This is a predicted structure of a 351-nucleotide part of an RNA (small-subunit ribosomal RNA, central domain) from an uncultured bacterium. RNAcentral holds the full RNA, with entries from ENA.
Context: one part of a larger RNA
RNA sequence: CUGGGCGUAAAGGGCGCGUAGGCGGCUUAGUUAGUCAGGCGUGAAAUUCCUGGGCUCAAUCUGGGGACUGCGCUUGAUACGGCUAGGCUAGAGGAUGGAAGAGGGUCGCGGAAUUCCCAGUGUAGAGGUGAAAUUCGUAGAUAUUGGGAAGAACACCGGUGGCGAAGGCAGGUCUCUGGGCUGUAACUGACGCUGAGGAGCGAAAGCAUGGGGAGCGAACAGGAUUAGAUACCCUGGUAGUCCAUGCCGUAAACGUUGGGCACUAGGUGUGGGGGACAUUCCACGCUUUCCGCGCCGUAGCUAACGCAUUAAGUGCCCCGCCUGGGGAGUACGGCCGCAAGGCUAAAACUC
Numbered sequence: 001c002u003g004g005g006c007g008u009a010a011a012g013g014g015c016g017c018g019u020a021g022g023c024g025g026c027u028u029a030g031u032u033a034g035u036c037a038g039g040c041g042u043g044a045a046a047u048u049c050c051u052g053g054g055c056u057c058a059a060u061c062u063g064g065g066g067a068c069u070g071c072g073c074u075u076g077a078u079a080c081g082g083c084u085a086g087g088c089u090a091g092a093g094g095a096u097g098g099a100a101g102a103g104g105g106u107c108g109c110g111g112a113a114u115u116c117c118c119a120g121u122g123u124a125g126a127g128g129u130g131a132a133a134u135u136c137g138u139a140g141a142u143a144u145u146g147g148g149a150a151g152a153a154c155a156c157c158g159g160u161g162g163c164g165a166a167g168g169c170a171g172g173u174c175u176c177u178g179g180g181c182u183g184u185a186a187c188u189g190a191c192g193c194u195g196a197g198g199a200g201c202g203a204a205a206g207c208a209u210g211g212g213g214a215g216c217g218a219a220c221a222g223g224a225u226u227a228g229a230u231a232c233c234c235u236g237g238u239a240g241u242c243c244a245u246g247c248c249g250u251a252a253a254c255g256u257u258g259g260g261c262a263c264u265a266g267g268u269g270u271g272g273g274g275g276a277c278a279u280u281c282c283a284c285g286c287u288u289u290c291c292g293c294g295c296c297g298u299a300g301c302u303a304a305c306g307c308a309u310u311a312a313g314u315g316c317c318c319c320g321c322c323u324g325g326g327g328a329g330u331a332c333g334g335c336c337g338c339a340a341g342g343c344u345a346a347a348a349c350u351c
Base pairs, nucleotide, nucleotide: 003323004322005321006320007305008304012319014201015200017198021194022193023192025088026087027086028085029084030083031082032081034080035077036076037075038074039073040072041071042070049065050064051063052062053061054060091191092188093187095184096183097182098181103177104176105175109171110154114150115149116148117147118146119145120144121143125136126135162169163168206247207246208245209244210243211242215241216240220236221235222234223233258318259317260316261315262314263313266296267295268294269293270292271291272290273289274288275287277285300307301306324351325350326349333344334343335342336341
C1' cells in the first nucleotide's frame, strides 16, 4: 500500500462549529479536456511468452508471431460525470400560530438542617465503638428554650420523567438568552451532507491572584485493631471543596456503539404537540399522526453474548481509528503549559 475490520477480542476522535477537500435532488438545452468506440502514427533491438530451426540433448544461438496493457493525432458517440445557461419543489432554509422543558447567564429572595456566639432552665455526665480509648464537660458540657451570626446544599414534588452537542443541568421570582417540537402552508429555490488542518466548549482534581470558610475533609496528629497496620474503625484537622478572574485540557469524557440520508414485521409503557370519533360543553375515553425516552420481540446480523425502525439489519456519502504481547502511550525531537503535565510518537531487546 492492498485487504479485512472498529458494542465486549486491537480499533469511534470527549463534544459541537467550520476552512480546504470529498460526495451531492428532479428537469431542459448547449458543450466535451472525464468516459466509450473506430482509424492512423509511435511504443528501438535484445529480454519475457507462443511456435519453428541449428549445436547429438540442454543451457545457449537463431527465424517468425504475439505482446509492449502506454502516449499522440484524428473521426465519431453523449447515457453517466464535469462545465455553461434556464426551469422545478419532494432536500435545506425562512415566515406565522401554539405548547413543553433541572438548556445557559446575571441580580435579589426563602425555609429546614448544621456549626458557632449570647442569655435562660438544669446537673454529671456526654460523645464514640464490635468493644474501647484519644476527645468534650463542675471554669457547668450533653439535653432543652429564646435570640443572633455564618457558609454551603436545596427534603417532599421526583418519575427506566425532562432539557442540552458533549461535559453537564434541580428551592423560588424577575430579567437577558440559545436550541428543539408541532400546526399552517403564502416565500427562497439545492442554498445540502461530511469535514484533514483550525479556532471554540469541555467533569473532577490541580495551578495563579484576591476573597470566603458552616459542614465535609487528602496530608498530618492522636486513639484503637493487629504479629506489624505508614490501612479499614474512632477523635481532631490543613490544603481543598465555595466565589471572582485567568490557566490546565484530561476521564471507565461509556450506549465502551462517529455524523448524515434512505429502506426493512409488530406489541407495550411513558414524555411533548396536532387531527378525527364520542361527550350538550369540559375532563376522561377511543382512534390516528409527528417528535422524544424505555422494555419485549420477527426477518436479518453476530464467534457467542446479544442487537433488532433509538440496529450491532440492508445500502450510499464523508471523517476518525486498528494491524500480536511486553518494552510504551515510554525515550528523543517538536509544539503547548507558571508548574503539574498534555499532544504528537519510535527503536533496540524480548516472548

Model confidence (mean pLDDT): 87 of 100.